[in-house]
RNA sequence: GGCGGGUUGGCCAAGUGGUAAGGCAAGGGUCUGCAAAACCCUCACCACCGGUUCGAAUCCGGUACCCGCCUCCA
Numbered sequence: 001g002g003c004g005g006g007u008u009g010g011c012c013a014a015g016u017g018g019u020a021a022g023g024c025a026a027g028g029g030u031c032u033g034c035a036a037a038a039c040c041c042u043c044a045c046c047a048c049c050g051g052u053u054c055g056a057a058u059c060c061g062g063u064a065c066c067c068g069c070c071u072c073c074a
Base pairs, nucleotide, nucleotide: 001070002069003068004067005066006065007064010024011023012022018054026042027041028040029039030038047063048062049061050060051059
């Protein structure tokens, strides 16, 4: 340099055009003599820029970073 894959919350992770599932953590609450456990509630600029579309995490182009393979140089 070329090709392919990936980037979603503090962490993990589902979601391939129509309100972003779930688990853990964290905060608040109920309960409890105090706790623990249990239960309830809260918590997202979907890497960035642009395009397509009535509508984009999702499709298209570019950029950044990560992983793999190939090539070149030494």
This is a predicted structure of a 74-nucleotide RNA (transfer RNA) from a Ktedonobacteria bacterium. Rfam family: tRNA. Rfam classes the family as a transfer RNA. Its mean pLDDT, the model's own confidence on a scale to 100, is 80.